[in-house]
Context: one part of a larger RNA
RNA sequence: GAACGAACGCUGGCGGCGUGCCUAACACAUGCAAGUCGAGCGAGAAAGCCCGCAAGGGUGAGUAAAGCGGCGCACGGGUGCGUAACACGUGGGUAAUCUGCCCUGGAGUCCGGAAUAACUCGCCGAAAGGCGUGCUAAUGCCGGAUGAGACCACGGGAGCCUCGGCUCCCGCGGGAAAAGGUGGCCUCUGUACACAAGCUACCACUCCAGGAUGAGCCCGCGGCCCAUCAGCUAGUUGGCGGGGUAAUGGCCCACCAAGGCUACGACGGGUAGCUGGUCUGAGAGGACGAUCAGCCACACUGGAACUGAGACACGGUCCAGACUCCUACGGGAGGCAGCAGUGGGAAUCUUGCGCAAUGGGCGAAAGCCUGACGCAGCAACGCCGCGUGUGUGAUGAAGGUCUUCGGAUCGUAAAGCACUGUCGCGAGGGACGAAUAAGGGUCGGGAUAAUACCCCGGUCCGAUGACGGUACCUCGAGAGGAAGCACCGGCUAACUCUGUGCCAGCAGCCGCGGUAAUACAGAGGGUGCAAGCGUUGUUC
Numbered sequence: 001g002a003a004c005g006a007a008c009g010c011u012g013g014c015g016g017c018g019u020g021c022c023u024a025a026c027a028c029a030u031g032c033a034a035g036u037c038g039a040g041c042g043a044g045a046a047a048g049c050c051c052g053c054a055a056g057g058g059u060g061a062g063u064a065a066a067g068c069g070g071c072g073c074a075c076g077g078g079u080g081c082g083u084a085a086c087a088c089g090u091g092g093g094u095a096a097u098c099u100g101c102c103c104u105g106g107a108g109u110c111c112g113g114a115a116u117a118a119c120u121c122g123c124c125g126a127a128a129g130g131c132g133u134g135c136u137a138a139u140g141c142c143g144g145a146u147g148a149g150a151c152c153a154c155g156g157g158a159g160c161c162u163c164g165g166c167u168c169c170c171g172c173g174g175g176a177a178a179a180g181g182u183g184g185c186c187u188c189u190g191u192a193c194a195c196a197a198g199c200u201a202c203c204a205c206u207c208c209a210g211g212a213u214g215a216g217c218c219c220g221c222g223g224c225c226c227a228u229c230a231g232c233u234a235g236u237u238g239g240c241g242g243g244g245u246a247a248u249g250g251c252c253c254a255c256c257a258a259g260g261c262u263a264c265g266a267c268g269g270g271u272a273g274c275u276g277g278u279c280u281g282a283g284a285g286g287a288c289g290a291u292c293a294g295c296c297a298c299a300c301u302g303g304a305a306c307u308g309a310g311a312c313a314c315g316g317u318c319c320a321g322a323c324u325c326c327u328a329c330g331g332g333a334g335g336c337a338g339c340a341g342u343g344g345g346a347a348u349c350u351u352g353c354g355c356a357a358u359g360g361g362c363g364a365a366a367g368c369c370u371g372a373c374g375c376a377g378c379a380a381c382g383c384c385g386c387g388u389g390u391g392u393g394a395u396g397a398a399g400g401u402c403u404u405c406g407g408a409u410c411g412u413a414a415a416g417c418a419c420u421g422u423c424g425c426g427a428g429g430g431a432c433g434a435a436u437a438a439g440g441g442u443c444g445g446g447a448u449a450a451u452a453c454c455c456c457g458g459u460c461c462g463a464u465g466a467c468g469g470u471a472c473c474u475c476g477a478g479a480g481g482a483a484g485c486a487c488c489g490g491c492u493a494a495c496u497c498u499g500u501g502c503c504a505g506c507a508g509c510c511g512c513g514g515u516a517a518u519a520c521a522g523a524g525g526g527u528g529c530a531a532g533c534g535u536u537g538u539u540c
Base pairs, nucleotide, nucleotide: 001540002539003538004537006536007535008534009533010532013386014385015384016383017382018381019379020378021344026343027342028341030340031339032338035071036070037069040068041067048059049058050057051056078298079297080296088222089221090220091219092218093217094216097215098214102211103210104209105208106207107206108205110144111143112142113141119134121132122131123130124129151174152173154171155170156169157168158167159166160165180203181202182201183200184199185198189196190195191194224270225269226268231261232260233259236258237257238256239255241253242252243251273295274294275293276292277288278287279286280285300321301320302319303318304317323334324333325332326331350376352375353374354373358372359370360369361368362367389419390418391417392416399410400409401408402407423481425476426475427474428473429472433467439461440460441459442458443457444456445455446454484529485528486527487526488525489510490509491508495524496523497522498521499520505512506511
């Protein structure tokens, strides 16, 4: 000199864009942060309103709330504890692997069965919750059929190969699939009305192959400190056989062998999430890893598995522990390192608005949910921009300070006169961000028995704004509401007076102060920066 997620002191007008628990991965009151589907299924209220003298009936409504079932909850959001490791970065391998939803192609979707929640009745418990009895449905569960292809076993052949194996073809045997829903129609069958079987469109379902995406595993190389850590190792190193996994492997196990690593730093200890990057520097390098983005790890602490395409699962389960809370003392409940908020701390924000946009989950859709996100609020925390006026004005006014008492200086500075109108204030108008929404009209194409319905594409009509009466524009009044902070001995830009008298004090280094202190304190003046200026801390 530059920089900062800064803090502290004094001061503080406006706007734009960013940033904001670096400490206690400390403890947490309260609210919200993951649901959705009635076009999978069976059941099914009440208040209110209407009729009625009443009993009761209708409507509310097949709505709400709940249950079975499906998909999602493994994403999104947070934190940096742990980790010196294939965790990360980079380049490869997988002939050792998996992949829900999505896309493409192919083949299918037949016949049956038994339960169970909700509900009823009974019971236990203070509660949390639980037990039994009886009934019922499904795209829930189970049995059978079919099997192009897939899987398993055996036999034969061809190609490739890292010589372990891989791919393809043929034959034979074995066990394994499925589910319906909604709309439309009457070509075929039936009752002969319109519906049902049926057909058809769309959405779903089963199996196979391929793709896309995502993930697992393995390897080369790279990136901290200590040798005042020098030897480390028994599942240790390898083999054979097995178990386990989607999959290789001592991952795990039985047996066998005695190996494996190390001065090119093993083992041990300390520290630490890694990277794109950020800061500094002419560069080389050094330091760092906030915000944003990628990967990893974690979710009160430790351990474990279940479900699932995917978890060993932040707002799931089980066990143990610490802590907090409830209790009828028998027993229970909880987990902000989600968004706000509280204590703690030198220090880091609102218990805000909205799903209008972008994105996500579910749904055929309407839509619902979304503290992701979009916005607003607070903070000079940072960067950038703007303003606090402009011109003129010498009796160089008054006043302050200094003085050699002549004067000098603050100083064109002020006043006065003439103007301007940024920001702010008042009034009026007033956005962009919003579109291919649903639906309707029309045109073309597909499917079909079909001119219904449906699907695809074009075109026209057709809703929706949290921010916000904000930005912006116009008009009005009016110099009015808007300057401080540090320094002035040398380094280092800027000097005098008074007070004090090695005192009080200053100080980054050298050093000032003991009676004329440009170094302390105040004043006048000056210098530097400016809505900031200094101090402290840290890095280069």